[in-house]
Small-subunit ribosomal RNA, central domain from a Chloroflexota bacterium, 350 nucleotides, folded computationally. It matches the Rfam family "Bacterial small subunit ribosomal RNA". The RNAcentral record of the full RNA draws on ENA and SILVA. Taxonomically the source falls in Chloroflexota (Bacteria, Bacillati).
Context: one part of a larger RNA
RNA sequence: UUGGGCGUAAAGGGCGUGUAGGCGGCCGAUCAAGUCAGGUGUGAAAUUCCAGGGCCCAACCCUGGACGUGCACUUGAAACUGGUUGGCUUGAGUGCAGAAGAGGAAAGUGGAAUUCCCAGUGUAGCGGUGAAAUGCGUAGAUAUUGGGAGGAACACCAGUGGCGAAGGCGACUUUCUGGUCUGUAACUGACGCUGAGGCGCGAAAGCUAGGGGAGCAAACAGGAUUAGAUACCCUGGUAGUCCUAGCCGUAAACGAUGGGUACUAGGUGUAGGGGGUUUAGACGCCCUCUGUGCCGCAGUUAACACAUUAAGUACCCCGCCUGGGGAGUACGGUCGCAAGGCUGAAACUC
Numbered sequence: 001u002u003g004g005g006c007g008u009a010a011a012g013g014g015c016g017u018g019u020a021g022g023c024g025g026c027c028g029a030u031c032a033a034g035u036c037a038g039g040u041g042u043g044a045a046a047u048u049c050c051a052g053g054g055c056c057c058a059a060c061c062c063u064g065g066a067c068g069u070g071c072a073c074u075u076g077a078a079a080c081u082g083g084u085u086g087g088c089u090u091g092a093g094u095g096c097a098g099a100a101g102a103g104g105a106a107a108g109u110g111g112a113a114u115u116c117c118c119a120g121u122g123u124a125g126c127g128g129u130g131a132a133a134u135g136c137g138u139a140g141a142u143a144u145u146g147g148g149a150g151g152a153a154c155a156c157c158a159g160u161g162g163c164g165a166a167g168g169c170g171a172c173u174u175u176c177u178g179g180u181c182u183g184u185a186a187c188u189g190a191c192g193c194u195g196a197g198g199c200g201c202g203a204a205a206g207c208u209a210g211g212g213g214a215g216c217a218a219a220c221a222g223g224a225u226u227a228g229a230u231a232c233c234c235u236g237g238u239a240g241u242c243c244u245a246g247c248c249g250u251a252a253a254c255g256a257u258g259g260g261u262a263c264u265a266g267g268u269g270u271a272g273g274g275g276g277u278u279u280a281g282a283c284g285c286c287c288u289c290u291g292u293g294c295c296g297c298a299g300u301u302a303a304c305a306c307a308u309u310a311a312g313u314a315c316c317c318c319g320c321c322u323g324g325g326g327a328g329u330a331c332g333g334u335c336g337c338a339a340g341g342c343u344g345a346a347a348c349u350c
Base pairs, nucleotide, nucleotide: 003322004321005320006319007304008303012318014201015200016199017198021194022193023192025088026087027086028085029084030083031082033081034080035077036076037075038074039073040072041071042070048066049065050064051063052062053061054060091191092188093187094186095184096183097182098181099180103177104176105175106174107173108172109171110154115149116148117147118146119145120144121143125136126135162169163168206247207246208245209244210243211242215241216240220236221235222234223233258317259316260315261314262313263312266295267294268293269292270291271290272289273288274287275286276285277284299306300305323350324349325348332343333342334341335340
């Protein structure tokens, strides 16, 4: 490479958007590139295979045939692929009428709590632990009442609830803004799917500059524990955590499960719509679309399990795997301020 694979054994890219490319709905007409059929030429000889012959046989040699799966030219066929052209509406999109939502960005506002400051009451303890001690407190703490400051996070509602491509999103109000769902069938008429590169987004930590700093808290200090204790526990505590601008680009970035389309028993919750029935109006019942859970048949699976949200049955496109260690290392390249990221071996060894 072929083949076989990728939930857990090695293997799905963190996620999107989209270029090239690959693949692509229904009905006609046409061309004949692919495709198929015929013909002609060529495809050297020897070799190989088949038939026959010559050395006594065989090896060997000779004659004839086949083969040479291919290429070129030519004559046709037109189902399929492809090209051109005409049409269609079911794929896709638009419109119209509705709907839900912690989707995103900015500005403003609010209450509870912690801490600190001021003042009042008040007096000897507080705090902390397995037990203590460090620590705080007669310079009046802890507790309690009133007032004030400041920062961060938004209890209850809250729900295998909702939204988002993923990361992720949770107080309230306003402004701007993206997507989704349902119904309708007015419009466009295949405009689609995927997507190497590219571009964008991307938790936390970390970095640069300037702010901010209540609580928490790497590092650090002290107290304990212990044989020791560079820990677990306690008292403190700085970066950081927060904001603005810019980097970084990684995670068990997980459903450890790429995207799309179609098909294949059901049952039962839940979220958002629509329709029918019922009703005075509802509730209820039935049907249906979209999402999100559980259970379960066929089928699949090494098993566990998956099972219309497939890991079933098929097709299209992309990414990836090929024994363990060495190693996500070295070298080179490239990106980054750095930390480091991406790409990514071999010797050797089992």